Two RNAs folded together computationally: RNase P RNA and transfer RNA, 438 nucleotides in total. Its mean pLDDT, the model's own confidence on a scale to 100, is 77. Rfam match: Bacterial RNase P class A. By type it is a ribozyme.

RNA sequence: CAGGCUGGUUGGGCAAUCGCGGUUCUGCUUGCAGGAUCGAGGAAAGUCCGCACUCCACAGAGCGCGACGUCGGAUAACAUCCGGGGCGGGGCAACCUGCCGGAACAGGGCCACAGAAACAAACAGCCAUCCCUCGGGGUGGUGAUGGUGAAAAGGUGGUGUAAGAGACCACCGGCGUUUGCAGUAAUGCAGGCGGCCAGGUAACCCCCGUCGGGAGCAAGGCAAAGCAGGGACAAGAGAUGGCUCGUCUCAUUUGAGUCCCGGGUAUGCUGCAACGAGCGGCGCGGUGACGUGACGCCCAGAGAGAUGAUUGCACAGAUGGCGCAAGUCAUCGGACAGAAUGCGGCUUAUAAACCAGCCUGAGAC
RNA sequence: AGGCCAGUGGCUCAAUUGGCAGAGCACUCGUCUCCAAAACGAGCGGUUGUGGGUUCGAUUCCUACCUGGCCUG
Numbered sequence: 001c002a003g004g005c006u007g008g009u010u011g012g013g014c015a016a017u018c019g020c021g022g023u024u025c026u027g028c029u030u031g032c033a034g035g036a037u038c039g040a041g042g043a044a045a046g047u048c049c050g051c052a053c054u055c056c057a058c059a060g061a062g063c064g065c066g067a068c069g070u071c072g073g074a075u076a077a078c079a080u081c082c083g084g085g086g087c088g089g090g091g092c093a094a095c096c097u098g099c100c101g102g103a104a105c106a107g108g109g110c111c112a113c114a115g116a117a118a119c120a121a122a123c124a125g126c127c128a129u130c131c132c133u134c135g136g137g138g139u140g141g142u143g144a145u146g147g148u149g150a151a152a153a154g155g156u157g158g159u160g161u162a163a164g165a166g167a168c169c170a171c172c173g174g175c176g177u178u179u180g181c182a183g184u185a186a187u188g189c190a191g192g193c194g195g196c197c198a199g200g201u202a203a204c205c206c207c208c209g210u211c212g213g214g215a216g217c218a219a220g221g222c223a224a225a226g227c228a229g230g231g232a233c234a235a236g237a238g239a240u241g242g243c244u245c246g247u248c249u250c251a252u253u254u255g256a257g258u259c260c261c262g263g264g265u266a267u268g269c270u271g272c273a274a275c276g277a278g279c280g281g282c283g284c285g286g287u288g289a290c291g292u293g294a295c296g297c298c299c300a301g302a303g304a305g306a307u308g309a310u311u312g313c314a315c316a317g318a319u320g321g322c323g324c325a326a327g328u329c330a331u332c333g334g335a336c337a338g339a340a341u342g343c344g345g346c347u348u349a350u351a352a353a354c355c356a357g358c359c360u361g362a363g364a365c
Numbered sequence: 366a367g368g369c370c371a372g373u374g375g376c377u378c379a380a381u382u383g384g385c386a387g388a389g390c391a392c393u394c395g396u397c398u399c400c401a402a403a404a405c406g407a408g409c410g411g412u413u414g415u416g417g418g419u420u421c422g423a424u425u426c427c428u429a430c431c432u433g434g435c436c437u438g
Stems, first nucleotide, its partner, number of pairs: 001361010013313006020039009041336001045347002048345005053216004060245004065212005070084005085100006101207002107205002109201003123146002125142007154172006173197002175194008220270004229261005236250004278297003282293004317332006366437007375390004384421001392408005414430005
């Protein structure tokens, strides 16, 4: 210098003019004017997870249902994050990326076509034996050989046998178990033992473990306004939106009660925005996620919903003309997007610029 | 805010314990006809919304997105 990988930051700047919303001050003509101050994001988005908060009982038992599933840690919590392990895939490399309980001996289901047979089996072949009209047929053994398939009894050699076969032996491969060492652990390395070697699929049911009560700011509380009634209620109705029980509330013999349906209302205050799982840089601990200490800061709000437009200057970009080139001129033009109870994540969209570390190649010293 | 469903040829729809993606209409060609329509025969046409995964094998199962629709208060 060229190409690339990882992590992080910004994501349009400045000035003028005209506007918009919240809070507050002043003035008066009492709903207007003027001033001050604040006014979108890294994703505010999708609403996919987890919480806070509120109500139902300060949320109980069993069954069911759902989510998750390697190990250790972080966290308020999580399906998130960090650091490891094992089995794979891509790249020369830096590095990126997929999966993970039951190693389908608890059980059930499925494995099209082909094939004899898909989990228990003999089609051809081989061997033994019996029958026979010498063409062959019956019975039994055999997974060594062939053919089929995505998948068919671990592989090679030997022993053995009627023929064969982990039936037995040696070596190799896998699995299980055990001892030692390393590690918190998953696991790794080394050694011993066991012929254990009869498939796949749990992103099919299922089993094991952990977690989960339900509803959602249109939750919920206070005030105001407004309307029409009907039905159910003793083995009662409701809280309870899976079922059963338990608990609580109301009713206790006809209703002035509770619930359901119908009808009415669409207003104000609160929740709600300045004390928080808060933000900023710094120090300390930790490999890291993160924790902690002192200091500084207060940071939109709302209600169908404000945060915009024009002009000029500079910066980056695209296209075209001229020029060998440096450059110059003209035109276009600022990425994705936009709060609505709040927070932590995930996922998705995103032009361009900058910073740090690393890898590969080439050149120079 | 909560819940549910759908996406398959140009159009309307099928396809289930995962196993050759199909039908009608449309289109093209042929037969018939003087020509056309109808009828008959043949043919064309598919990344099953998109990406990734499980599996021997995916329209079907899992997951992340995109688009459209419905229900409740």